Predicted 3D model of a 71-nucleotide RNA (transfer RNA) from a Hyphomonadaceae bacterium.
Its Rfam family is "tRNA". Rfam's curators write: Transfer RNA (tRNA) molecules are approximately 80 nucleotides in length.
Model confidence (mean pLDDT): 83 of 100.
Lineage of the source: Bacteria > Pseudomonadati > Alphaproteobacteria > Hyphomonadales > Hyphomonadaceae.
RNA sequence: GCGGGUAUAGCACAACGGUAGUGCAGCAGCCUUCCAAGCUGAGGAUCUCGGUUCGAUUCCGUGUACCCGCU
Numbered sequence: 001g002c003g004g005g006u007a008u009a010g011c012a013c014a015a016c017g018g019u020a021g022u023g024c025a026g027c028a029g030c031c032u033u034c035c036a037a038g039c040u041g042a043g044g045a046u047c048u049c050g051g052u053u054c055g056a057u058u059c060c061g062u063g064u065a066c067c068c069g070c071u
Stems, first nucleotide, its partner, number of pairs: 001070007010024004018054001027041004047063001049061003
């Protein structure tokens, strides 16, 4: 330098173009004499900038970071 892949919550991951979910963690409540376990609830996220579209996490382009391969 070229090509490919990945980027979503504190962590690990889902998500037919149509209300962004799950598990664990943290917080609150219930249960318990107390703790643990268990149950319930709330909060919390789409890498950046553009484009297409009625509507984009999703499709296209650019950039950034990381990983892999080639040179």